[in-house]
RNA sequence: GGAGUAACUCAAACGAUCGCCGGAUGGAUUGAUCUGUCCGGAGGAAAGUCCGAACACCGCAGGGCAGGGUGCUCCAUAACGUGGAGUCGUGGUGACACGAAGGAAAGUGCAACAGAAAGUAUACCGCUGAGCCCAAAAACAAUUCUUAUUGUUUUUGGGCCAGUAAGGGUGAAACGGUGCGGUAAGAGCGCACCAGUUCCCCGGGUGACCGGGGAAGCUCGGCAAACCCCACCCGGUGCAAGACCAAAUAGGGAAGCGUCAGAGGGCGGCCCGCCCGAGCUUCCGGGUAGGUCGCAUGAGGUGCCGGGUAACCGGCAUCCAUAGAUGAAUGAUCGUUGCCCGCGUCGGGGAGACCCGAUUCGGGAACAGAAUUCGGCUUACGGGUUGCUUCGACC
Numbered sequence: 001g002g003a004g005u006a007a008c009u010c011a012a013a014c015g016a017u018c019g020c021c022g023g024a025u026g027g028a029u030u031g032a033u034c035u036g037u038c039c040g041g042a043g044g045a046a047a048g049u050c051c052g053a054a055c056a057c058c059g060c061a062g063g064g065c066a067g068g069g070u071g072c073u074c075c076a077u078a079a080c081g082u083g084g085a086g087u088c089g090u091g092g093u094g095a096c097a098c099g100a101a102g103g104a105a106a107g108u109g110c111a112a113c114a115g116a117a118a119g120u121a122u123a124c125c126g127c128u129g130a131g132c133c134c135a136a137a138a139a140c141a142a143u144u145c146u147u148a149u150u151g152u153u154u155u156u157g158g159g160c161c162a163g164u165a166a167g168g169g170u171g172a173a174a175c176g177g178u179g180c181g182g183u184a185a186g187a188g189c190g191c192a193c194c195a196g197u198u199c200c201c202c203g204g205g206u207g208a209c210c211g212g213g214g215a216a217g218c219u220c221g222g223c224a225a226a227c228c229c230c231a232c233c234c235g236g237u238g239c240a241a242g243a244c245c246a247a248a249u250a251g252g253g254a255a256g257c258g259u260c261a262g263a264g265g266g267c268g269g270c271c272c273g274c275c276c277g278a279g280c281u282u283c284c285g286g287g288u289a290g291g292u293c294g295c296a297u298g299a300g301g302u303g304c305c306g307g308g309u310a311a312c313c314g315g316c317a318u319c320c321a322u323a324g325a326u327g328a329a330u331g332a333u334c335g336u337u338g339c340c341c342g343c344g345u346c347g348g349g350g351a352g353a354c355c356c357g358a359u360u361c362g363g364g365a366a367c368a369g370a371a372u373u374c375g376g377c378u379u380a381c382g383g384g385u386u387g388c389u390u391c392g393a394c395c
Stems, first nucleotide, its partner, number of pairs: 001391010012337007020041009043367001047378002050376005055238004067234005072086005087101001088099004102229002107227002109223002124168002126164004131160013176194006195219002197216008242293004252284006264276004300319008339364004344359006
């Protein structure tokens, strides 16, 4: 220096001008409204809405079934499927990373193609004959006139039947491995060693588990991200929850007045008059539009001290108007500074590869926008710092 790995950190600052949302406090105006000053105004993920809670309403005697979720250990936490520290396994040269990591010896089921066979069953090639049949050859024996016949034994070949699971072959996977014995041939059939499993003992650890010793031929394959079994957990809906105030119109209830002796309405205000005329008035209650609250002090932030390997917890001090919108504000432009990159220049360090600092010019600054709140996870994304690993080059 390259590549990598882990952790941490930043997400610009200041000023000017023009705007937006909220709060406090003034002024003008009968009022609607207009206007001044001050203060505050997105994130590490505000995102996905995946998990867990708070909160609210609904449901609920208790227990069970069904259904869903989680699944190594200990710890943390309000809780979690999250986090911390570990165990085991896998990957990586390594720093380190990842793991749906209970049970396949309760039962059911599944395994394409190939293969005899995909699990207690089987045998394609091969090997074998403790068996049978046929043929040939040889030897021996008996009978006989015979070179013949019959019988027995051995060998070879074929067939049937049987044994075998060593070897070959198939497959992702084939019922431990190597060797010796054994056998007709073979086989944990027996033995030695190795591997695994189960059980027992000793030691270490809170525990998962680890280390050591012993016993049993026990070798019982894979898949539970198939059903299932075991252990533990789980009521539903989400701030459009929900609470309060509450218009017009329509409808509901009550009371009063009125229905030809005419309530009420129209004819510009009143009277007369004319016309229409069966309803009119008041109150109550529910709901809608709309508004207010929920809604910003909270499992809160910061600092110090203490406990703990850590996650985290405790104590003390201190801070809090500090976003609270709802067709939804938090912005735009310019300047200065800072940050990063590139070609140069200057200075310094070094044996050198290179490194550090300053600087002209040019360029760059990502992902992304709260919507009840909080704890996580996941995803998107620019820069910086530090530790560690590894490789090459140069000296």